[in-house]
A computed fold for a 339-nucleotide part of an RNA from a Candidatus Babelota bacterium, annotated as large-subunit ribosomal RNA, domain IV.

Context: one part of a larger RNA
C1' cells in the first nucleotide's frame, strides 16, 4: 500500500446504486401552542407546523419546617405578623458561550397505491410473508349406550359436555353483494309394473339323487326426483342505422347442462406491450388516473370497497447525510516481516 472495527471531513446533496443499501446522517426529553383529510367517530395524533428550555438578579407564587412577637384559651393547641432555611410556578430585566434535555438518555417526516381486517404463528440453522391462524359467515353429520376419533379386546378421548352442544368441511373483521347451469363427477332422497343371486316355496323327468322350470327378493344397478358457500362449468357465425364512415340496440342462424350477471379490469391475473390517453420528471419499459376488442377476471375456488394495523411489496416529496462528485486525514487491530 493492502483488509477489519471505528472518527472527522470545505463546497456540493442521491448526481451513488436494482433500490437512500448503510442501526449513515437528521429527528429525539420536557413544557406552551397548533392541528388537514380520512374515519367504523374509538381513531388516525407526540399528525404535520411553530416557540420555550443555562445561570444571576429583583419581584411574585406554592408547599414544607424552625425561631421571635402577639391574638383567644385555664392548658394541650389555634389565629395573625416579622424574619430563617429548603422547596415550587411565573413575570421583568441582566449575562456567558457556536452550542442551556450543552454529556447519557431521545420517533426522521409525509403522500399515492398493491396485499393481508387487525394483536398473533412460521421454514430451531439462507424465506417472517401477501403464507398458517384468526373473530365472524356459510354448509354438513350428530337425540346420548350420539357422531367423530385411539383401539386385537376390554377400555378410552370427546364429557362428568347434551344440537346456545360436539365433530368435519369451506370462507376469512366490518360494509355493499354472492347471479346462470343438475347435461358429466359427487351426495341425498323414492310404498318404482327395470334387473336380479343365493336361501326358501311350488313344481318336473314313474320313484331316489343330481338337474331342469316357475315364484319371491335385500343391497347395488337402472329408473325418478332433488342439492353448486358440492367437485366444477358459464359459446360461434352472418347480416344491419339515424349522415359517408364508425357504432350495433336489433334480427337470422348452428349449437349447449347454462351461455359469465353485478362488479373489477394492460391487473401479484394482459401474449401482444414500453398498448392509447392524462399526470408526477428537463428526460420514467416506472408510479398513479382513466379508457378497455378481458391470448386466459368475475362473485365463499368468494366479487368490490374499507377506517386502523404492517420489521410486507412498490412509486413520490420535504429534510438530512462520504452512497457520490473525490477522496483525504487520524485511532486501535490484523497482516506484512523473522522463527
Nucleotide at each position: 500500500a493492502u483488509c477489519u472495527a471505528g472518527u472527522u471531513a470545505a463546497g456540493g446533496g442521491a448526481a451513488u446504486u436494482c433500490g437512500g443499501c448503510a442501526u449513515u446522517a437528521u429527528u429525539g426529553g420536557c413544557c406552551c401552542u397548533u392541528u388537514a383529510g380520512c374515519u367504523u367517530c374509538g381513531g388516525u395524533a407526540u399528525a404535520a407546523g411553530g416557540g420555550g428550555u443555562g445561570u444571576c438578579u429583583a419581584u411574585c407564587u406554592u408547599u414544607g419546617u424552625g425561631u421571635u412577637u402577639u391574638u383567644a384559651g385555664a392548658a394541650a393547641u389555634u389565629g395573625a405578623a416579622a424574619u430563617g432555611c429548603a422547596u415550587u410556578a411565573g413575570u421583568a430585566g441582566a449575562u456567558c458561550a457556536c452550542a442551556g434535555u450543552a454529556a447519557c438518555u431521545a420517533a426522521g417526516a409525509u403522500g399515492g397505491u398493491u396485499c393481508g381486517a387487525c394483536u398473533g404463528u412460521u421454514u430451531a440453522u439462507c424465506a417472517a410473508a401477501a403464507a398458517c391462524g384468526u373473530a365472524g359467515c356459510c354448509g354438513g353429520u350428530u337425540g346420548c349406550u350420539a357422531a367423530u376419533c385411539u383401539c386385537a379386546a376390554a377400555a378410552g378421548a370427546c364429557u362428568u359436555g347434551u344440537a346456545u352442544a360436539a365433530c368435519c368441511g369451506g370462507u376469512g373483521a366490518g360494509a355493499c353483494c354472492u347471479g346462470c347451469c343438475c347435461a358429466g363427477u359427487g351426495g341425498u332422497g323414492g310404498u318404482g309394473u327395470u334387473u336380479a343371486a343365493a336361501a326358501c316355496u311350488c313344481u318336473u323327468u314313474u320313484u331316489c339323487a343330481a338337474g331342469g322350470g316357475a315364484g319371491c327378493u335385500a343391497a347395488g344397478a337402472c329408473c325418478c326426483a332433488u342439492c353448486a358457500a358440492a367437485c366444477g362449468g358459464c359459446g360461434g357465425g352472418c347480416c344491419u342505422a339515424a349522415u359517408u364512415c364508425c357504432u350495433g340496440a336489433g334480427g337470422c342462424u348452428c349449437u349447449u347442462a347454462a351461455g359469465g350477471u353485478a362488479g373489477c379490469g394492460u391487473a401479484a391475473u394482459a401474449c401482444c406491450u414500453u398498448g392509447u390517453c392524462g399526470u408526477c420528471u428537463a428526460a420514467a419499459u416506472g408510479g398513479c388516473g382513466a379508457c378497455u376488442u378481458g391470448c386466459a377476471u368475475g362473485a365463499a375456488u368468494g366479487g368490490u370497497u374499507u377506517a386502523a394495523c404492517g420489521a410486507a411489496a412498490u412509486c413520490g416529496u420535504c429534510a438530512c447525510u462520504g452512497u457520490c462528485c473525490c477522496u483525504a486525514a487520524c485511532u486501535a487491530g490484523a497482516a506484512a516481516c523473522u522463527u
Rfam family: Bacterial large subunit ribosomal RNA.
Its mean pLDDT, the model's own confidence on a scale to 100, is 83.
RNAcentral holds the full RNA, with entries from ENA.